[in-house]
Formats: sequence, C1' cells, structure tokens
RNA sequence: ACUUUGGAGAAGCGCAGGUGAAUGCGUGCCGAAGGGGCAAAACGCUGAGGCGUUAAUCUCUCAGGCAAAAGGACAAAGU
Repeated sequence: ACUUUGGAGAAGCGCAGGUGAAUGCGUGCCGAAGGGGCAAAACGCUGAGGCGUUAAUCUCUCAGGCAAAAGGACAAAGU
C1' cells in the first nucleotide's frame, strides 16, 4: 500500500423544489476523511537571556457530516 471485517457523533429541521433524494437559502448541531492551531514535555542552538523544531483521539470547525446509502479516524486478520 491492497483486500476483508468491525466502526461513533449530530435536525428524516424550516422555506422553495420535487414522488423522493439531489440542489438553493436560512437556522440549530457533530467530529473520526482532509485541513488549521497549540507545549509545563522532548530535541537542537546560546556565555546567559532567550530562540527554533516537533503531536494527538486535544482544540478550531475552513472543508465534510447530522434517516438510509455513501463516507469514516482507528482496530483486527490476510497478502
């Protein structure tokens, strides 16, 4: 990396549309695709003061999502 399996959260909201869904607008929400942000730690530099680098399931909700379907971080097994 690929395959299989498991896999949460939040309005089946209102108006238009239409069989419905999609779509547009509006409001309320969710965090586990992706994206952004951060350090009392760690590492490096400096005589010192300080400076720099680096993360997430944390945080922000830009994106995405809020019946089903699809997607889905992550986990297990196999190649």

The RNA shown here (Glycine riboswitch aptamer) has 79 nucleotides and comes from a mouse gut metagenome. Its mean pLDDT, the model's own confidence on a scale to 100, is 83. The RNAcentral record of the sequence draws on MGnify. Rfam family: Glycine riboswitch aptamer. Its family is annotated with glycine biosynthetic process in the Gene Ontology. About the family: This family represents the bacterial glycine riboswitch.